[in-house]
Molecule: transfer RNA
Organism: Candidatus Moraniibacteriota bacterium
């Protein structure tokens, strides 16, 4: 330098054929306990890496940029 893949909550990630962004763990509160843990209930937390395009509508499709992985040279 070139090919391919990945980027969604603090972490691990789901998200089908474009139509309300979800889960587990973690965090906070309450209940339970002498206390802690465990358990139950509730809650906060997301410009879906960034810029632009297509569309009535984009995490999703198209182009570019950045970061990471892998292969070739």
């Nucleotide at each position: 330098g070139g090919g391919c893949c990945c980027u969604u909550a603090g972490c691990u990630u789901a998200g089908c054929u474009g139509g309300u962004a979800g889960a587990g763990c973690g965090c906070c509160g309450c209940a339970u306990u002498u206390g802690c843990a465990a358990u139950g209930c509730g809650g906060a937390g997301g410009u879906c890496a960034c810029c632009g395009g297509u569309u009535c509508g984009a995490a999703u499709c198209c182009g570019g940029u950045a970061g990471g992985g892998u292969c070739c040279a």